[in-house]
RNA sequence: GCCUCUUUAGCUCAGUUGGUAGAGCAGCAGUUUCGUAAACUGCAGGUCGCAGGUUCAAGUCCCGUAAGAGGCU
Numbered sequence: 001g002c003c004u005c006u007u008u009a010g011c012u013c014a015g016u017u018g019g020u021a022g023a024g025c026a027g028c029a030g031u032u033u034c035g036u037a038a039a040c041u042g043c044a045g046g047u048c049g050c051a052g053g054u055u056c057a058a059g060u061c062c063c064g065u066a067a068g069a070g071g072c073u
Stems, first nucleotide, its partner, number of pairs: 001072007010025004019056001027043005049065002052062002
């Protein structure tokens, strides 16, 4: 220098053919307990790495770019 993959909640990851973004763990509150843990119920937490484009509509498609991983020379 070139090619491929990854980037989504605090963490680990889903997200189908473009149609209102989800789970588990963690956090908070409640129930239960003499109390703690566990269990159960509920709540909160996201401008989907960044910036443009296409579209009625983009996490998804296209262009650029950043970081990380792997490969080739």
The prediction has a mean pLDDT of 82. Transfer RNA from an Ignavibacteria bacterium, 73 nucleotides, folded computationally. The organism belongs to Ignavibacteria, within Bacteria. It matches the Rfam family "tRNA". Rfam classes the family as a transfer RNA. The sequence was found in a public genome assembly.